Context: one part of a larger RNA
Molecule: large-subunit ribosomal RNA, domain II
Organism: Salinivirgaceae bacterium
RNA sequence: GCCUACGAGUUAUCGUUUAUAGCGAGGCUAAUGUACUAGAGUACAGUACCCGAAGCGAAAGCGAGUCUGAACAGGGCGUAUAGUUAUAAGCGAUAGACGCGAAACCUAGUGAUCUACCCAUGGCCAGGUUGAAGUCUCGGUGAAACGGGAUGGAGGACCGAACCGGUAAAAGUUGAAAAUUUUUCGGAUGAGCUGUGGGUAGGGGUGAAAGGCUAAUCAAACUGGGAAAUAGCUCGUACUCCCCGAAAUGCAUUUAGGUGCAGCCUUAAAUAUAGUGUAUUAGAGGUAGAGCUACUGAUAGGGUAAGGGGGUUUCACCGCCUACCGCACCCUGAUAAACUCCGAAUGCUAAUACAUGAUUUUUAGGAGUGAGGGCAUGGGUGCUAAGGUCCAUGUCCGAGAGGGAAAGAACCCGGACCAUCAGCUAAGGUCCCUAAGCAUACUCUAAGUUGGUUAAACGAAGUUGCUCUGCUUAGACAGCUAGGAUGUUGGCUUGGAAGCAGCCAUUCAUUUAAAGAGUGCGUAACAGCUCACUAGUCGAGCGGGGCGGCGUGGAUAAUAAUCGGGCAUUAAGAGUAUCACCGAAGCUAUGGACUUAGUGUAAUACACUGAGUGGUAGGGGAGCAUUCCAACGGCGUUGAAGCAGUGUUGUGAGACAUUGUGGAGCUUUUGGAAGCGCAAAUGUAGGC
Numbered sequence: 001g002c003c004u005a006c007g008a009g010u011u012a013u014c015g016u017u018u019a020u021a022g023c024g025a026g027g028c029u030a031a032u033g034u035a036c037u038a039g040a041g042u043a044c045a046g047u048a049c050c051c052g053a054a055g056c057g058a059a060a061g062c063g064a065g066u067c068u069g070a071a072c073a074g075g076g077c078g079u080a081u082a083g084u085u086a087u088a089a090g091c092g093a094u095a096g097a098c099g100c101g102a103a104a105c106c107u108a109g110u111g112a113u114c115u116a117c118c119c120a121u122g123g124c125c126a127g128g129u130u131g132a133a134g135u136c137u138c139g140g141u142g143a144a145a146c147g148g149g150a151u152g153g154a155g156g157a158c159c160g161a162a163c164c165g166g167u168a169a170a171a172g173u174u175g176a177a178a179a180u181u182u183u184u185c186g187g188a189u190g191a192g193c194u195g196u197g198g199g200u201a202g203g204g205g206u207g208a209a210a211g212g213c214u215a216a217u218c219a220a221a222c223u224g225g226g227a228a229a230u231a232g233c234u235c236g237u238a239c240u241c242c243c244c245g246a247a248a249u250g251c252a253u254u255u256a257g258g259u260g261c262a263g264c265c266u267u268a269a270a271u272a273u274a275g276u277g278u279a280u281u282a283g284a285g286g287u288a289g290a291g292c293u294a295c296u297g298a299u300a301g302g303g304u305a306a307g308g309g310g311g312u313u314u315c316a317c318c319g320c321c322u323a324c325c326g327c328a329c330c331c332u333g334a335u336a337a338a339c340u341c342c343g344a345a346u347g348c349u350a351a352u353a354c355a356u357g358a359u360u361u362u363u364a365g366g367a368g369u370g371a372g373g374g375c376a377u378g379g380g381u382g383c384u385a386a387g388g389u390c391c392a393u394g395u396c397c398g399a400g401a402g403g404g405a406a407a408g409a410a411c412c413c414g415g416a417c418c419a420u421c422a423g424c425u426a427a428g429g430u431c432c433c434u435a436a437g438c439a440u441a442c443u444c445u446a447a448g449u450u451g452g453u454u455a456a457a458c459g460a461a462g463u464u465g466c467u468c469u470g471c472u473u474a475g476a477c478a479g480c481u482a483g484g485a486u487g488u489u490g491g492c493u494u495g496g497a498a499g500c501a502g503c504c505a506u507u508c509a510u511u512u513a514a515a516g517a518g519u520g521c522g523u524a525a526c527a528g529c530u531c532a533c534u535a536g537u538c539g540a541g542c543g544g545g546g547c548g549g550c551g552u553g554g555a556u557a558a559u560a561a562u563c564g565g566g567c568a569u570u571a572a573g574a575g576u577a578u579c580a581c582c583g584a585a586g587c588u589a590u591g592g593a594c595u596u597a598g599u600g601u602a603a604u605a606c607a608c609u610g611a612g613u614g615g616u617a618g619g620g621g622a623g624c625a626u627u628c629c630a631a632c633g634g635c636g637u638u639g640a641a642g643c644a645g646u647g648u649u650g651u652g653a654g655a656c657a658u659u660g661u662g663g664a665g666c667u668u669u670u671g672g673a674a675g676c677g678c679a680a681a682u683g684u685a686g687g688c
């Protein structure tokens, strides 16, 4: 992992609601007794008690009233009748209360054969080394001290086996082993190691102290019991079909992943002018916008200017001046969530009309939900960041399948009762993969731009459309040929300055077709080349500005790239227009099933017409199957149950028939009762 068996809303009592039945201003017996019966039990008796028929008050008490109160007031609770008993079902309460699951707590015992420490009594430590005190002797001294030599054999002394330990590494890690093996290493006469017997016991022991050890268990051992402790937590919770179908919000909470009330769902009953939509009319309101010499606040420039600063004058006043500040006022510009002289659209309230037709509301029973999420729009917060966060309005996912977007919870289209080898469409598509146009017409793009992610400031004789404007057969623009001169090397400056370092300007005049006191290169300065300007040649367009379209550079992301791919260039790219076609569980067609409203019929049944049948939590309805019981029946050795196969049948749970096997019991129907249905619980047991 698979298979088989087992495995979770039960039972008792009380309450409450509904359904059914009996009796009814009443209802009902309990215990018990008697009779009967094969048994289970049944019948009768039994009215103790309980509920109801009257309430109000704390009570005395009064009573269709009563309490409060001074009250004949007002107000509170009552009065205008339906109950009760039983059964069944839903739910609640009390019990283990749907099942499994703690860590813990308490109580009574059992443990020191492991291990910690202690007591008693025994045992063990190869071999080698070092050489303390003391003693003897020699030297030494006045005597000592002291020194040398010998002797001696001390030590938590040294090296190192047994023994005890466990430093480092490797192996082992479903091991040879629930702590080991190999190599290496520490102690090894000591606070040493060890045998045997004995002692200390669980908030206790013991501890050279590590929260260590106390029988593979220790920040409180183990075993039984309280005990099915408790678990606002996790997991699991078993057959079918049909109808409806949520919530992730508000308030409160030692509350925030729980719960209560409300909201939203469902079932039953009641509800006719309730709800919803559209139109018109009447309202309340201060948002968007707008505006501000309409307030408050913020605010740029100019004008005018009270006041102030500075300077000047003067003994002082009065004055004068200003690259200064500037109230108020005027002109222009312009701002606000906590500004408003103004002011929508929507939304909200009400009335009327029309449409719709239970969608509304109320009461009663049952819930679930109270972690939401994406997108669009209006905002707060944040960085006008986030698949961020917090509100509001809508929508979808949640609980929604199908088609499109290559692939994708919520983006686009569209809401799946079933069947069909029928048709039409939506979004989106029509070269091939891949269903359908290499469709038609006119343009653009040359970048593979693009072809379903997006890209800026800025740059550029890319190309294309429109527009304004200048020159042009009196010959433009470009090219080519020729000229481009003279006063003069203008003056100044300077070493030099001659068109061309720099400064000055009446940058003048002459000859000219034209030619600057010079556009650039160049020289030390000249020279030289060139330009402006002019003529000739040529022969038709040539420049400049603005606004668009499509392209271009700017252009950098982490494993190998790519439009989904192949590939595509008057397109299979981009723009505009047009006609076809494809394309979904949408719509239609044909047949069928179920639910529901209305109508018809005497009808639970049937027919017709209409509407409907996605669905998680959850509510409601109708059924299938299993085991047992009762009653009436039935089947079976001419083959029961069970098992295996085949066929038929029902929307389904399932049912029926038949064949084989099997070898002795089984069961329809109508009721009743449950240890009544398994895929999951790291479920339990067994097998493979």
Stems, first nucleotide, its partner, number of pairs: 001688006011095013026051002032045005055062002065077004098236002101233001105226006116200009125190001127159003130155001134151006163187003168183004202218001204214003239623006249262005263369002265366006275356009289342001290340002296336002300332004307325002309322004372397010402413003417592004422588003428582003431566003437579001439578006450568002458553002462550010479537005485510003490504003516531001520529002593613009624677001626674006633667003642661008